[in-house]
Context: one part of a larger RNA
């Protein structure tokens, strides 16, 4: 070099975009650099290998062969891959109509509920648990009535419903955007796939400036509980949770299953289209994009996948190679920092 492998044993980058590069529908010539034919030259000797001779044999030595599986050059094919070329229309994309949707942004509302103020009535408890205290209350608490403020975060509708590459998105209205789906036509003509590197987005926690704090709530105080109780339970209660800016770049970032494409029994549910058909119904078929249950062949150590593959296949890429030591140590890079990325050895089972 070849050959193994990746839902759970080791092992799919969190996720797009997209350079080089690999890899590429279906058709006419065109060329000959891959590819193949034929020959010439070289491919040193010895050594390996055959097959003969010499030493008494062998080791050794020797004579011929064959090999040197390549490189050059000339002719010569043209089916493949490649280049130029001529046209195509299944792949991909544009044009137009339509449809669903917590897709992102940015601005204004709206109603419950909780918390505080304030003021009425009204009096002796109240909150709390397992049981209790701590804590609040006669300077009038809790309950109830009215009025105010503010901040978060939208009950039912809600659905293995719906949107998005992912992370992730839920009140209504309005503006600004992306993306899917569908149908009939018309245009472009392979403009396609994957992507090292690169670049963008990347929950929650944290950090930096200013802001804002209703509610909850690391830390911290107290009270219980216990042998103890730095906890579980309770009274408080600060960072934080919120916004605007800017960094952090990480998760069991999961489907623990990298994108794309084709192909392979069936049954039953939902979501959005589009089509048919009568008996015009809360109806039946049929197609198509998702989502979801079961199940054949097939796969798989087994579990289990099973048209949304963990089948058969092909393209690209990442990533594994016993277990600790260790995702550590050192060095880059990268950050305000916390760190994070990249990644070892010795030891030692």
């Nucleotide at each position: 070099c070849u050959g193994g492998g990746c839902g759970u044993a080791a092992a799919g980058c969190g996720c797009g975009c997209g350079u080089a590069g690999g890899c590429g529908g279906a058709u006419u010539g065109u060329u000959a650099a891959g590819u193949c034919u034929c020959a010439u030259g070289u491919g040193a000797a010895a050594g390996c290998c055959c097959u003969g001779g010499g030493c008494u044999c062998a080791a050794c030595c020797u004579g011929g062969g064959a090999a040197c599986u390549g490189c050059a050059u000339u002719c010569a094919a043209a089916a493949c891959c490649g280049u130029c070329u001529c046209a195509c229309u299944a792949g991909a994309g544009u044009a137009c109509g339509a449809u669903a949707g917590a897709g992102g942004g940015g601005g204004g509302u709206a109603g419950a509920a909780u918390u505080u103020c304030a003021g009425g009535u009204g009096u002796a408890g109240c909150g709390g648990u397992g049981a209790a205290a701590u804590g609040c209350g006669u300077a009038g608490a809790g309950a109830u009535c009215u009025g105010a403020a503010g901040g978060a975060a939208u009950a039912c509708c809600a659905g293995u419903g719906g949107c998005g590459a992912a992370g992730g998105c839920g009140g209504c209205c309005c503006c600004c955007u992306g993306g899917a789906u569908u149908g009939a036509u018309a245009c472009u003509g392979a403009c396609a796939c994957u992507g090292a590197g690169g670049u963008g987005c990347g929950a929650a926690a944290g950090c930096g400036u200013g802001g804002g704090g209703a509610g909850c709530a690391a830390a911290c105080a107290g009270g219980a509980u216990u042998a103890g109780a730095u906890a579980c339970c309770c009274u408080g209660g600060u960072a934080g949770u919120c916004c605007a800016c800017g960094c952090c770049g990480u998760a069991a970032a999961c489907g623990a299953u990298g994108u794309c494409u084709a192909c392979u029994a069936g049954c039953c549910g939902u979501u959005g289209g589009g089509g048919a058909g009568c008996u015009u119904g809360c109806c039946u078929c049929c197609u198509u994009a998702g989502u979801g249950g079961c199940g054949c062949a097939g796969c798989u150590a087994a579990c289990g996948c099973a048209a949304u593959a963990a089948g058969u296949a092909g393209a690209c890429c990442g990533c594994c190679u016993g277990g600790g030591g260790a995702g550590u140590a050192c060095g880059g890079u990268c950050g305000c920092a916390a760190g994070a990325u990249u990644a070892a050895a010795a030891c030692u089972c």
Background:
Small-subunit ribosomal RNA, central domain from an uncultured prokaryote, 349 nucleotides, folded computationally. Its mean pLDDT, the model's own confidence on a scale to 100, is 88. Its Rfam family is "Bacterial small subunit ribosomal RNA". Rfam links the family to the GO terms ribosome and structural constituent of ribosome.